The part of an RNA shown here (large-subunit ribosomal RNA, half A) has 1664 nucleotides and comes from a Sphingobacteriales bacterium. Its mean pLDDT, the model's own confidence on a scale to 100, is 81.

Context: one part of a larger RNA
């Protein structure tokens, strides 16, 4: 390490169970609410955090009734209590009910704030208690009474009303009047008592509403998809009725003619279609109703009461089991009790019982209700019927369009009228409109109650079995979880032991059981362990299979049986998707559980089965019973039993036609069920988009706008303007100062992001450093508030709008659609495809054929193979046989060119060149000619198919090699037809390996047998075979190559030489004319051109090479001579060589290797070799056959048939179990198999055979869900590199805590203070499991205690912006939107008031001490026109920018004090460090500022919506004020702050503490320097710069001593906020997070400076 076994561990599956859920039946109820609801805040307990209960009377009071003994909710503890004088507890009736909430006195950020009157606590401010006090409507009437309002699940009536999606696009049309939204009403809604059907010959029906049927009919419809009645028939349930007018009286009001008339209300009267009424004239008093009360009576009706029957025995922890014997039942429903109980308990079944109430009957009453004759006259519902025009409803989508309803214009009639009957007209019939009311039969369930269930059982069932709409997430709308189980009873482990330990573990103990120990019932698996066995350190693995040596355990001893596995063979995982995949194409880390063809219809075909059958058959409903069910009625209806045809009609036929012809369609038994298959309609196999539409939520982020605040260190330039000086006629103009503008310049905060780097599972879901841009401006910000989804806002980028934007987000139409991907789960058996044809908006999808199966049926049509008859025009041939093309040559018209002095005539021509002949020779669209195969027939064999019908598919991407062709380039693993095999769907041998080539078609066993392709030298199974050549190249031995070169070698053939001596060697000639002409400087055999003779000879070129400048020399050819047998040339075949370099190791004989082979060739015997064939033994399906049995078959995707297992539930009959049930673990047997059985451990309570039924009925995959659990990996990483270090403590443990001393780091912050936000984090004590990125004795962590104190400080009680509410009005189907005046509301603006020491663990402008102040009341004094919601003032405002003034902090000097330093002396001096101090307020009033500035006085005034003594204006004297920082005094109590000195006492030994003692100096000295302030001042500029209140005055109305004012004293001053963090480990960012975040202070040195660098006070060292 690895297999394997044993015991753990982790982890929650499984199996038992259920307190929760799901679907339903029977009844009830069907609303609550201003007498304050629903739903909530807050609170109540002795301890109390959730839930529940309940409400200052607060887990509860009071009375009735029930009940009888224990009790104080969940909830198991202690403490205290109640209770036989009746608790708890049940039921009913009552009290009480804080705050919010329609919320209703205002008023608001829901649970808080603030009023006005009445009344009461002290008499008044201020408080605090009780009551009243919202709006709209209606009524009576002037202040009372009634109502309404909100709130709830579905159902229901109405108003508006999408989309997606269907149509394979789309646009009418569908979806659908769905979904949403908004009104409103009930327990039911809503319709409903005919101007209604219907019929046309003749009727007839008589409100409405369901419910079957009619019926997918009629009909509608881009006549597409689709929608789709209604009369009528049967049931259910039944029911009818009032006004309006005529007329009649009264009453009020008008108007005139005074007794008429008109209107208006009230009475009575009347209500219809065969017309009725009035009216006029008889007549008559009771039926009947849907019920208002009284009385009586019965019956129901809450808690409750009462209720039969068992022992024992065995086993057991325990009996209810078992055995054995009783016993009740109008009672054997259910629970429960230590396993399973009719007789133990609770209860059931029969009976009893009554309170609140309730129903019924009776009586008796309140309301309502009737008649007959007559027909002058009157009435019987008006912007209405009705038409035009335009919609809308109906089955009718504009149609030939009626009826209904109305927007719009027009616009009646009056019983002799009117409407209606699907245009329209007549006739007839049937109604009587423009008023209104009506139970029942329907429809649903938030909710009670009592009960089911072939529904779930903890990833199931509600989203919830459990403190669930909770924890959490989001700004909101909204979204939304996990989590059940000790035991029969806590008996819940006393006591000991290790440990720091109340951790946790071993002992003891209890119990049946503790491996039931609280992280508890089983207790799988992935994963992680410990022992032991074997095995493993030269070994290349889809990890197995099948062979096997060796150890090692076991044994019934046997050729067992189990581990292990050294060595050998053979083997390229699953799935999907493809023509094909180990493929480097997809999906899965692993385990467990959940995961996907289902269910509904009167729907449609088809098969099987069963009933009756010319018939079947019932729907809805209804009655009986044993009552969610069975029977039985119920025939309405629908199929059928006759058809053709447009139809009249006519019929076993009809239509067509002249037809009796031909032709089309008929002419055979159905029907109802049930089950199965398959289709329609529905989400219809499961998941899956992007997106439409509707109804809300968002501007706490970002755009931009309104308001009202806030901020900008510091340096620089030097514009108009002015002033002076020059200069001009005067201007200009210049100079020189002053002056201080500028989307100016530098540069900090700020703002922003320019370029790098880093960061990139970050520190950070946009930073971090350097480094840049802007930085008085179109500048940055804080608060409030506006604009909202096809909309907003946008200095425009499609930017932003809440980490989302070419249309946010939430929830809903919704399971949207998806011809597309993925995924789709148990076994055997038989058969088995296709990727072709047409047509497609079709091309990766459809129809429909083809090809598969399954069942009938029909009969020999199917196929092969012999023969033999046929058509035919390919292949090949051929071309003097057309046609079209075509080498060569010859002959020859025709042309061309040359020549002929010119023309003529003509001649030549290796130019071109018809026709002809010779010759070679070509064509898919040439043929005198023709095949093989193929097809057609017939005959015979042989085989077993093939055809119809009808069910049910699945293919409609294909590919590779052969072989004819096309295309291409006679390329391509290319493309495209044919035809054939094979892959696809096929495995076994074989080619090294290799879908497709070769051999060969796998039912299962066998360690038999023969072969086939193919092989036999070893890898490696069989010949080192036989015989005979050929190769030398390692050529070849299984990829491959050429032209062209070569005495390679062998074989054939043909032709020279040769014994008259050949060839090859050696040995010798190889001559002269001649240096041949010619060229040439030279050319002599040999530069080069021409000739190429001739002689001697045995031969010898006017030369075959080499050489010289040319010669010369040296060879050749020939020739002799020596030798003695063959030797040359050419053409052809076999087998080798070159041609033939490299490029991921040899690197493609498959490897070693192979040489008379183990290469290549030929003939030849043997042998090996598959899943083929055969043998034996089995199975499975055909087929024959009564069997026995024989014979054949049995590869198989998509698919189709057909037989089976296992899961959970029912029913039956039975079986099993504490003497051990399911459930788990490993074993054995048995089954093709899916599976099943035994025993054995474990568990500890329920299982289950047969036989049927019935399904939420099987998983390895879907980037599938949800849990645990590896792997990486003991790795990265442990968040700013501002930094630690020693000693001591405390502790089990100390880098980190604590004390001490050292070193480091901010220091315009890393300090202090505060707003918003947060919400106990703040102090003490204890803990240290879990948080803290490590340890922790620490801590912002856990338990438990404490803590926050205000007339003045901040908000409320005042007041206003922007904004928002909102009466009136306006607009809007609704909701509802928009609002002026007045009002409210709303700060980030205005607007009264405090300082300074001191105290605490933790708070102070709050406590205390001392000094102040401000408002308002009372009384008391003195005055005295008071009075407001009106008037007027005042509050009151911009930017820049200089000067001045000057305190405080700082620093400086000087004096003064206290310590200390001054090494050896000294110390006066020198030097170091501290310290030297003060607030509001009162009082005086000063510098500056102001000069058009403040104040008085007097007259006048037309203005200020009335007045006004007051503003305004006008005018006339007149006074100097008017503001004001600082500064001074008191305030100030000092021998105190402070310093020294340091006792007790404590103490972590560092210190803490401070008694006593001592000391002095206190300057109110000087300089420097500016901030605030003055100062809302000043000066300049343009862009001209909130608003009311508080504050003063005036006066109206009214008032008269009330009031006002002005001092005194007393007395009053309410609520809320107040800890803590707050550039941050406490806020926004998921985080103890390097980002972010408004205002204020804000020291020294150096510096212009808040730059930058070092220090102060404080504060940290950034939690490895």
């Nucleotide at each position: 390490a690895g297999c394997a076994u044993a015991c753990g561990g982790u982890g929650g599956a499984u199996g038992c169970c259920u307190u929760g859920g799901g679907u339903c039946u029977g009844a009830g109820a069907g609303g609550c609410g201003a007498u304050g609801a629903a739903g909530g805040a807050c609170g109540u307990g002795a301890u109390a955090a959730g839930c529940u209960g309940c409400g200052a009377u607060a887990a509860g009071c009071u009375u009735c009734g029930g009940g009888g003994a224990u009790c104080g909710g969940c909830a198991c503890a202690u403490a205290c209590g109640a209770u036989u004088u009746g608790a708890u507890c049940c039921g009913a009736a009552g009290a009480u009910u804080u705050c919010c909430g329609a919320a209703u006195g205002g008023g608001g950020c829901a649970a808080c704030c603030c009023u006005u009157c009445c009344g009461a606590u002290u008499g008044a401010a201020g408080a605090u208690c009780g009551g009243a006090a919202a709006u709209u409507c209606c009524g009576c009437u002037u202040g009372c009474g009634g109502a309404a309002a909100g709130c709830g699940a579905a159902c229901c009536g109405g108003g508006a009303g999408a989309a997606c999606u269907g149509a394979a696009a789309c646009a009418u049309c569908u979806a659908a009047g769905u979904a949403c939204c908004c009104c409103g009403a009930g327990g039911a809604a809503g319709a409903g008592a005919a101007a209604a059907c219907a019929a046309u010959u003749u009727a007839g029906u008589g409100a409405u509403u369901u419910c079957c049927u009619g019926a997918g009919u009629a009909g509608u419809g881009g006549c597409g998809a689709g929608c789709g009645a209604a009369a009528g028939g049967g049931a259910a349930u039944u029911a009818g009725c009032c006004c309006a007018a005529a007329c009649c009286a009264g009453a009020g009001a008008g108007g005139c003619u005074u007794g008429c008339u008109u209107c208006u209300c009230u009475g009575g009267g009347g209500u219809u279609g065969u017309a009725g009424g009035a009216c006029u004239a008889c007549a008559a008093u009771c039926u009947g109703g849907a019920c208002u009360g009284a009385u009586a009576a019965u019956u129901c009706g809450a808690a409750a009461c009462a209720g039969a029957a068992g022992c024992a025995u065995c086993u057991g922890g325990a009996a209810a089991g078992u055995u054995g014997c009783a016993c009740c039942a109008u009672a054997g429903a259910c629970g429960g009790u230590g396993a399973u109980a009719g007789u133990c308990c609770c209860g059931u079944a029969c009976g009893u019982g009554u309170a609140a109430g309730a129903a019924u009957u009776a009586u008796c009453u309140a309301c309502c209700u009737a008649g007959u004759a007559g027909u002058a006259u009157c009435c019987u519902g008006a912007g209405u019927a009705c038409c035009g025009c335009g919609a809308g409803g109906u089955c009718g989508g504009a149609g030939a369009c009626g009826c209904c309803u109305u927007g719009u214009g027009g616009g009646a009639a009056u019983c002799u009228g009117c409407c209606a009957g699907c245009a329209c007209c007549a006739u007839c019939u049937g109604g009587u409109a423009a008023g209104g009311c009506u139970a029942a039969a329907u429809a649903c369930u938030c909710c009670u109650c009592a009960g089911a269930c072939a529904c779930c059982g903890a990833u199931a069932g509600c989203g919830c079995a459990c403190u669930a709409g909770u924890a959490c997430u989001g700004u909101g709308a909204a979204g939304g979880a996990a989590a059940g189980g000790u035991g029969a009873a806590a008996a819940g482990a006393a006591c000991c032991g290790c440990g720091a330990a109340c951790a946790g573990c071993g002992g003891a103990g209890u119990g049946a059981a503790a491996u039931a120990g609280a992280a508890c019932c089983u207790g799988a698996a992935a994963c992680c362990g410990u022992a032991u066995g074997c095995u493993u350190a030269c070994a290349a693995g889809c990890g197995g299979u099948c062979a096997g040596a060796g150890c090692c355990c076991u044994u019934u001893u046997g050729u067992g049986g189990g581990g292990u596995g050294a060595u050998g063979a053979c083997g390229u995982g699953c799935c999907u998707u493809u023509u094909g995949c180990a493929u480097a194409a997809u999906g899965a880390u692993c385990c467990u559980a959940c995961g996907a063809g289902u269910u509904g219809c009167u729907c449609g075909u088809c098969a099987u089965u069963g009933g009756c059958a010319a018939g079947a058959u019932u729907a809805a409903g209804g009655a009986a019973c044993u009552c969610a069910g069975u029977u039985c009625c119920g025939g309405a209806g629908u199929c059928g039993c006759a058809g053709c045809g447009a139809a009249a009609g006519c019929a076993a036929g009809u239509c067509u036609g002249a037809a009796u012809a031909g032709g089309g369609c008929g002419a055979a038994a159905g029907u109802c069920a049930a089950u199965g298959g398959c289709g329609g309609c529905a989400g219809a196999c499961g998941c899956g988009a992007a997106a439409c539409c509707u109804u809300g939520u968002g501007a706490u982020c970002u755009a931009c706008c309104c308001a009202u605040g806030g901020c900008c260190a510091g340096g620089g330039u030097g514009a108009a303007g002015u002033g002076a000086c020059g200069g001009u006629a005067a201007c200009a103009c210049g100079u020189c100062a002053u002056g201080g503008a500028g989307g100016c310049c530098c540069g900090a905060a700020c703002u922003a992001a320019u370029u790098a780097g880093c960061g990139u599972u970050g520190a950070a879901a946009a930073g971090c450093u350097a480094c840049u841009g802007g930085a008085u401006g179109a500048g940055c910000u804080g608060u409030g508030g506006g604009u909202a989804g096809g909309g907003g806002u946008g200095a425009a980028a499609g930017g932003c709008u809440a980490a989302u934007c070419a249309a946010a987000c939430u929830g809903g139409g919704a399971g949207a659609u998806a011809g597309c991907u993925c995924g789709u789960a148990c076994u055997c058996c038989c058969c088995g495809a296709a990727a072709u044809g047409c047509u497609u908006u079709u091309a990766g999808g459809a129809g429909c054929a083809g090809c598969g199966u399954c069942a009938a049926g029909c009969u020999u049509a199917g196929u092969c193979a012999u023969a033999u008859a046929g058509a035919g025009g390919u292949a090949a041939a051929g071309c003097u046989a057309c046609c079209g093309a075509u080498u060569g040559g010859g002959c020859u018209a025709g042309g061309g060119g040359g020549c002929u002095u010119c023309a003529c005539c003509g001649c030549c021509u290796a130019c071109c060149a018809a026709a002809c002949c010779c010759u070679g020779a070509c064509g898919a669209a040439c043929u005198c000619u023709g095949a093989a195969u193929g097809c057609u027939a017939u005959a015979u064999g042989a085989u077993a198919u093939a055809c119809u019908u009808g069910g049910c598919a699945g293919u409609g991407a294909g590919g590779c090699a052969g072989c004819c062709g096309a295309u291409g380039a006679u390329a391509a693993g290319g493309u495209c037809u044919g035809u054939u095999g094979c892959c696809g769907a096929g495995a076994g041998g074989g080619a090294a390996a290799c879908a497709a080539c070769c051999c060969a078609g796998a039912c299962c066993a066998c360690c038999g047998u023969c072969u086939a392709a193919g092989g036999u030298c070893c890898c490696a199974a069989a010949a080192u075979c036989u015989a005979u050549g050929u190769u030398a190249a390692g050529u070849c031995a299984c990829a491959c190559a050429a032209a062209c070169g070569a005495u390679g070698u062998u074989c054939g053939a043909u032709u020279g030489c040769u014994a008259u001596a050949a060839c090859a060697g050696c040995c010798a000639g190889g001559a002269u004319g001649u240096u041949u002409g010619c060229u040439u400087g030279g050319a002599a055999g040999c530069a080069g051109c021409a000739a190429c003779c001739a002689u001697u000879u045995a031969a010898a070129g006017a030369g075959u090479g080499c050489g010289u400048a040319a010669c010369a020399g040296c060879u050749c050819a020939c020739u002799g001579g020596u030798c003695g047998a063959g030797u040359g040339a050419u053409c052809g075949g076999g087998c080798g060589c070159g041609g033939a370099a490299g490029a991921a190791u040899a690197a493609c004989c498959g490897g070693g290797u192979g040489u008379u082979a183990a290469a290549c060739a030929u003939a030849g015997u043997a042998c090996c070799g598959a899943a083929g064939a055969u043998g034996u033994g089995g199975a499975u399906u055909g087929u024959a056959g009564u069997a026995a049995u024989a014979c054949a078959c049995u590869g198989g995707u998509a698919g189709g048939g057909g037989a089976g297992c296992a899961u959970u539930c029912c029913a039956g009959c039975g079986a099993c179990a504490g003497c051990g049930a399911a459930g788990g673990u490993g074993c054995a047997u048995c089954g093709u198999g899916a599976g099943a059985u035994g025993a054995a451990c474990u568990g500890g309570a329920g299982u289950u055979u047969c036989u049927g039924g019935a399904a939420a009925a099987g998983a390895a995959a879907a980037u599938g869900u949800a849990g645990g659990a590896a792997u990486g990996a003991g790795u990265a990483a442990c968040g700013a590199u501002a930094a630690a270090a020693u000693a001591g403590g405390u502790g089990a443990a100390a880098a980190a805590c604590c004390u001490a001393u050292u070193c480091g780091c901010c220091a315009a912050a890393a300090g202090c203070c505060u707003a918003a936000g947060g919400g106990u984090u703040c102090c003490u004590g204890a803990u240290c499991a879990a948080c803290g990125u490590u340890a922790a004795u620490c801590g912002g962590a856990u338990c438990a205690g404490g803590g926050u104190u205000a007339g003045u400080c901040g908000g409320a009680u005042c007041c206003u912006a922007a904004g928002g509410a909102c009466c009136a009005c306006c607009c809007g189907a609704a909701a509802g939107g928009g609002g002026a005046c007045c009002u409210c509301c709303g700060a980030u603006g205005g607007a009264a008031a405090a300082g300074c020491a001191g105290u605490u663990a933790a708070u102070a402008u709050u406590c205390u001490g001392c000094u102040a102040c401000u408002u308002g009341c009372u009384u008391a004094a003195a005055u005295u026109u008071c009075g407001a919601u009106g008037g007027g003032g005042u509050g009151a405002c911009g930017g820049a920018g200089a000067a001045g003034u000057g305190a405080a902090a700082g620093u400086c000097u000087c004096g003064c004090g206290u310590a200390c330093u001054g090494a050896c002396g000294g110390a006066u001096u020198a030097g170091u460090a501290c310290g030297u101090u003060a607030a509001a307020g009162u009082a005086u009033c000063u510098a500056g500022g102001u000069a058009u500035a403040u104040c008085c006085g007097c007259u006048g005034u037309a203005g200020g919506u009335a007045a006004a003594u007051c503003c305004g204006c006008a005018g006339c004297g007149g006074a100097u004020g008017c503001u004001g920082a600082a500064a001074u005094a008191c305030a100030a109590c000092a021998g105190u702050a402070c310093c020294u000195u340091g006792a007790a006492c404590c103490u972590u030994c560092g210190g803490g503490g401070g008694a006593u003692a001592g000391g002095a100096u206190a300057g109110u000295a000087g300089a420097c320097c500016u901030a605030a302030u003055c100062a809302u001042a000043c000066u300049c500029c343009c862009a001209a710069g909130a608003a009311a209140a508080a504050c003063c005055u005036c006066u109206a109305a009214g008032g008269c001593u009330a009031g006002g004012u002005u001092u005194a004293a007393g007395c009053a001053a309410u609520c809320c906020g107040u800890a803590c963090c707050g550039u941050a480990a406490a806020u926004c960012g998921a985080c103890a997070c390097a980002g972010a975040u408004g205002g204020g202070c804000g020291a020294g040195g150096a510096g212009a400076g808040a730059a930058u660098c070092c220090u102060c006070a404080g504060g940290c060292g950034c939690u490895c």
Its Rfam family is "Bacterial large subunit ribosomal RNA". Rfam links the family to the GO terms structural constituent of ribosome and ribosome.